Predicted 3D model of a 268-nucleotide RNA (Bacterial large signal recognition particle RNA) from a Solirubrobacteraceae bacterium. It is recorded under the gene name ffs. The organism belongs to Solirubrobacteraceae, within Bacteria. The sequence is in RNAcentral, with records from ENA. Its Rfam family is "Bacterial large signal recognition particle RNA". Rfam classes the family as a non-coding RNA gene.
RNA sequence: UCGUGCUAGGCGGGGUGCUAGCGGUGCCCUGUACCCGUAAUCCGCUCUAGCGGGGCUGAAUUCCCUCUCGAGGGGCUCUGGCCCGGGGUCAACGCCUCGUCAGUGGCGGUGAUGGUUCGGUCCCGUGGCGAUGAAGGCCCGUGAACCAGGUCAGGUCCGGAAGGAAGCAGCCUUAAGCGGUCACCUCCAGGCGCUCGGGAGCGCCGGACCGGAGCUAUCUGACGAAGGUCGUAACCCCGAGGUUCUGGCUUCGACGGAGGGUGCACGA
Numbered sequence: 001u002c003g004u005g006c007u008a009g010g011c012g013g014g015g016u017g018c019u020a021g022c023g024g025u026g027c028c029c030u031g032u033a034c035c036c037g038u039a040a041u042c043c044g045c046u047c048u049a050g051c052g053g054g055g056c057u058g059a060a061u062u063c064c065c066u067c068u069c070g071a072g073g074g075g076c077u078c079u080g081g082c083c084c085g086g087g088g089u090c091a092a093c094g095c096c097u098c099g100u101c102a103g104u105g106g107c108g109g110u111g112a113u114g115g116u117u118c119g120g121u122c123c124c125g126u127g128g129c130g131a132u133g134a135a136g137g138c139c140c141g142u143g144a145a146c147c148a149g150g151u152c153a154g155g156u157c158c159g160g161a162a163g164g165a166a167g168c169a170g171c172c173u174u175a176a177g178c179g180g181u182c183a184c185c186u187c188c189a190g191g192c193g194c195u196c197g198g199g200a201g202c203g204c205c206g207g208a209c210c211g212g213a214g215c216u217a218u219c220u221g222a223c224g225a226a227g228g229u230c231g232u233a234a235c236c237c238c239g240a241g242g243u244u245c246u247g248g249c250u251u252c253g254a255c256g257g258a259g260g261g262u263g264c265a266c267g268a
Base pairs, nucleotide, nucleotide: 001268002267003266004265005264006263009057010056011055012030013029014028015027016026020046021045022044023043024042034054035053036052037051038050063261064260065259066258067257068256072252073251074250075249076248077247080245081243082242083241084239085238086237087236088235089234091229092232093231094230095228096227097225098224099223100222101221102220103219104217105216106215107214114210115209116208117207118206119205120204121203122199123198124197125196127195128194129193130192132189133188135186136185137184139180140179141178142177148173149172150171151170156165157164158163
C1' cells in the first nucleotide's frame, strides 16, 4: 500500500414544555436518516442519564473534534411606526342661545296686540252662617240583700183588750254607675263650603268699556351678534399604555462548508 473479517461508533438534529437533573412520548423548526412494545391525572434513567427486544451499516464522502455560515426558536427591552388614553390650541363645520326678515300652520271684524276698570287667585281676623267630627246635656232602658225612699204579706215587739211600733222578703220609684239614641240644645276642633271686614298686588285667570289689525309656534329658510369645548376634523404636547410591525441586547442552534483526528486481527 492492497485484500478479507471483526469491534468502537452510527442508523437524524435542534428549540420549547415538564424535571433536582437527563432522555422520551407532546407542540414547533429543519430535514428524510431502521422495525416492534412502552409513556402526560406521564414513561424510564442518574453526570456512564430513555428502558426491553430485533435488524442494517461499519474505520471513513458515512464516526469524533474544532472553526465558520445560518434556517428557526426562547428571554428581556419601547428605539421608531401604528393604535389607544389624557391635555391644549384654532376658530372651520355642526349644535345650543338671542335678534331681524320671509314662508307655512293656528287664532282673530262673532273683534288681535294694547289701555282703563272691576273681580278671583294671595295674606290677616277671639268675624258671621252652614256642613262635618268629637264630647256633654235632654230622652229611653237597666240599676241598691243591708249602710236610698214609698208600701210593707209573713213573722217580731208593746198592750188584758181595742189598737199601736219597728221592720225582712216582694213590688214600685229613684241616686251613683252601665248601655243606647233619629231629632233637639250646649261646647270644642280645623289644608270643609259660602259670605263680612281690612290689606297686598309683579304675575296668572275672568267680566265690562275704549280701540281697530295683528298675535302666535322653541316649525322651515336666510342674515347678523355674543358665548360655550358640547360633538367632529386639523395641529401640538405627554404616557414604563397596547401591538407575530420595525429596532436593540442576549441565549440556543438544524442543514451546509473548511480543517484536523481515530482502532483490532489475518494474509500478500